[in-house]
Overview: Small-subunit ribosomal RNA, 3' major domain from an uncultured bacterium, 476 nucleotides, folded computationally. Its mean pLDDT, the model's own confidence on a scale to 100, is 85.
Context: one part of a larger RNA
RNA sequence: UGACGGGGGCCCGCACAAGCGGUGGAGCAUGUGGUUUAAUUCGAUGCAACGCGAAGAACCUUACCUGCCCUUGACAUGUCGCGAAUUCUGCAGAGAUGCGGGAGUGCCUUCGGGAACGCGAACACAGGUGCUGCAUGGCUGUCGUCAGCUCGUGUCGUGAGAUGUUGGGUUAAGUCCCGUAACGAGCGCAACCCUUGUCCUUAGUUGCCAGCGGUUUGGCCGGGAACUCUAAGGAGACUGCCGGUGAUAAACCGGAGGAAGGUGGGGACGACGUCAAGUCAUCAUGGCCCUUAUGGGCAGGGCUACACACGUGCUACAAUGGCCGGUACAGAGGGCGGCGAGCCUGCGAAGUUGAGCAAAUCCCUUAAAGCCGGUCUUAGUCCGGAUUGCAGUCUGCAACUCGACUGCAUGAAGUCGGAAUCGCUAGUAAUCGCGAAUCAGCAUGUCGCGGUGAAUACGUUCCCGGGCCUUGUACA
Repeated sequence: UGACGGGGGCCCGCACAAGCGGUGGAGCAUGUGGUUUAAUUCGAUGCAACGCGAAGAACCUUACCUGCCCUUGACAUGUCGCGAAUUCUGCAGAGAUGCGGGAGUGCCUUCGGGAACGCGAACACAGGUGCUGCAUGGCUGUCGUCAGCUCGUGUCGUGAGAUGUUGGGUUAAGUCCCGUAACGAGCGCAACCCUUGUCCUUAGUUGCCAGCGGUUUGGCCGGGAACUCUAAGGAGACUGCCGGUGAUAAACCGGAGGAAGGUGGGGACGACGUCAAGUCAUCAUGGCCCUUAUGGGCAGGGCUACACACGUGCUACAAUGGCCGGUACAGAGGGCGGCGAGCCUGCGAAGUUGAGCAAAUCCCUUAAAGCCGGUCUUAGUCCGGAUUGCAGUCUGCAACUCGACUGCAUGAAGUCGGAAUCGCUAGUAAUCGCGAAUCAGCAUGUCGCGGUGAAUACGUUCCCGGGCCUUGUACA
């Protein structure tokens, strides 16, 4: 100087408390451990691994296993030879591949040849998701959006170092003020950026419709530019104003005006560093290793196994509910090998036909919870839907291993969950549906979107984590 203390002081955080809803019990989905297996590819492992890499394993993916094949190789550059390329097709085979048949002659040219492409030969070489993240770059997690981390000069100290950065106030903040052997400065904080909340200007189609006319009652038409909205520019919030407290300061408390008030809400943004944290399997890369194989091709299988254990979720156990009928209101997205209206067929998944739309125009697209009416009356039930049987639909070369969905039948566990444990402070929790990426098909996951919309916070004694000062130490 740090680190640590079941030392002290001050302060903060959904840290506790106060509340609301969960997890832990059930069934299923998914990931992991374990076990099994020819293989169940690999990585991630307290917080900070475990719906994680994977924004989507039937083949492919795929790295794993079994079998069948190749050896200058699937891919790159160089040399030589042949042939344009390309395309159709027969046989064998699981295919890779092997053996054949036919069509075809292009472009440039100094007529020697050349370019692109294909085949063959030999050698330099290719190739490796093989090892080392403890050799590395890059990227990322974490403490933590915590308020800290440092430097120059000066001063003090023999020195390591200290001071500044401590102190009194204050703040979300090393934020600001005052004091001060310090005076300044840098990286962080804040602001500048995006979005949302109010208003104004500009613009008016594909969007809008107040007033006027028509109307098939649909902004549909004439028309309008007001309103909504769209998207560009501006205004607006600064403790600016008033009162009080304070040290006359910084600031705090209350108030006015205001759409918004003291950082208005949300996002992006992550200091010096810590964990030899994670990643050699995104990529790049040193070293090591393989080279008729640890490289390459193909078919089938596996990654989907199942006594069990854990994590994360979904659905429930019902009446604030289930079912039936009627009826209302979003936002944000996506669409041409696409979204697909409407008619018809089917109980349905869906099928047939196919209008319109490269989309403020058309489509996905009836939002659901809600509201109105009816029924069920506390029951393992008209709750719950697992499991299983049969019959189907769709995608795809192909749904056996191993897809999703539909109909009929079946109707398991489950009556609110031990110890323990998690999230959340407001348009939040809870609850309800909608969309997108990936994607042929396949979400209870992920990322977004809106609808309905709470309760509680006395307080900081205690648990956890953190900041500053101080104290002890046989630790570095």